[in-house]
Source information
GlmS glucosamine-6-phosphate activated ribozyme aptamer from a Clostridia bacterium, 154 nucleotides, folded computationally.
């Protein structure tokens, strides 16, 4: 230095489970109870720093639990600082791809479903193949905004 194996950490549409639903065993004539377990959000997108606040963007599946709850969080809004938009200040606007908005165009996913393999007594779990979004962003066009003052030079 390379390779192999094992462990730890990180992971943020992320984590968790005392409700619910479901499975197994035991008790019971039965209702029911006890114990153990399973499930409980599918990806896309998203971070200048700090504080406050808020049920935090987008679609997919399903149409009976993706129900319900708790915690967290890169979202929105407000304030301060830093930074871009002009050399400086203010104002405005934005956040390193550093104006906004409307319309159009085209692009990008995982789960579910189908099929196959594996694990489990079961609820169910893991893996492989194959398909399909919207928003952000991208491309084009229209509209709105691109101000005020100062310094220097011509």
């Nucleotide at each position: 230095a390379a390779c192999u194996u094992g462990g730890c950490a990180a992971a943020a549409g992320c984590g968790c489970c005392g409700g619910g639903a479901c499975c197994g065993c035991c008790u019971u004539g039965g209702c029911a109870g006890g114990c153990g377990g399973u499930u409980g959000a599918c990806g896309a997108g998203g971070a200048g720093a700090g504080g406050g606040u808020u049920u935090a963007u987008c679609g997919a599946a399903a149409c009976a639990u993706u129900c319900g709850g708790c915690g967290g969080a890169u979202g929105g809004c407000c304030c301060u600082c830093c930074g871009g938009u002009u050399c400086c200040a203010c104002a405005a606007u934005c956040g390193a791809a550093a104006g906004g908005u409307a319309c159009a165009g085209g692009a990008c996913a995982a789960a579910g479903c189908u099929c196959c393999c594996g694990g489990g007594a079961g609820a169910c779990c893991g893996g492989a193949a194959a398909a399909c979004a919207a928003a952000u962003g991208c491309u084009g066009u229209g509209c709105c905004g691109c101000g005020u003052g100062g310094u220097u030079u011509c």
Its mean pLDDT, the model's own confidence on a scale to 100, is 81. NCBI's taxonomy places the organism under Bacteria, Bacillati, Bacillota, Clostridia. It matches the Rfam family "glmS glucosamine-6-phosphate activated ribozyme aptamer". By type it is a riboswitch. Gene Ontology terms of the family: regulation of gene expression and catalytic activity. About the family: This entry contains a glucosamine-6-phosphate activated ribozyme that is found in the mRNA for GlmS. GlmS is an enzyme that uses fructose-6-phosphate and glutamine to generate glucosamine-6-phosphate.